Description: The prediction has a mean pLDDT of 85. The RNA shown here (SAM riboswitch aptamer (S box leader)) has 123 nucleotides and comes from a Deinococcales bacterium. It was read from a public genome assembly, where an Rfam model found it. NCBI's taxonomy places the organism under Bacteria, Thermotogati, Deinococcota, Deinococci, Deinococcales. Rfam family: SAM riboswitch aptamer (S box leader). Its family is annotated with regulation of gene expression in the Gene Ontology.

RNA sequence: GGCCUAUCGAGAGCGGCCGAGGGACCUGGCCCGAAGACGCCGCAGCAACCAGUCUCCAUCCAGACGGGUGCUAAAUCCAGCCGGACGCACAGCCACGAUGGUGAGCGCCCGGGCAGAUAGGGG
Numbered sequence: 001g002g003c004c005u006a007u008c009g010a011g012a013g014c015g016g017c018c019g020a021g022g023g024a025c026c027u028g029g030c031c032c033g034a035a036g037a038c039g040c041c042g043c044a045g046c047a048a049c050c051a052g053u054c055u056c057c058a059u060c061c062a063g064a065c066g067g068g069u070g071c072u073a074a075a076u077c078c079a080g081c082c083g084g085a086c087g088c089a090c091a092g093c094c095a096c097g098a099u100g101g102u103g104a105g106c107g108c109c110c111g112g113g114c115a116g117a118u119a120g121g122g123g
Stems, first nucleotide, its partner, number of pairs: 003121006013043005021032003026080004044072003049068002052065004076115001081112004086107003090103001092102003
C1' cells in the first nucleotide's frame, strides 16, 4: 500500500515553539486563522477498538482497571451519485364552461452508495 470486519449526530484543552494558510482529495458552500489558525512538543483529559489482569457467573452475558492505539471546533463541517415520503411549482404537455391533471425543477426530511478516518484481523 491493498483486502476483510466493526464503528463514525456522544465525549474530551491548556501551555510553549513556529509563522500563513487550514478544515483529506475535486467542485460548490460554510467555517477556523496575525486577538497567531494548521503543524510540532509538553502536560492534562475523553473514549473503550485490541491485549492483559481482576470481579461476577455452571456457561453465555456483564463489569472494573488502562498497557497498545486513537481522539480532544463545527455530524466524517455540509452537499455532490441513487432511491423514497412530504410540500411548492406555473416552464412544457394534456385537458379546459376547472380552485383541473401531469410534471422538468426547487425546498425539506429519510434510507443507501462513493470517498475518507480509526480499530482489529489474515496474507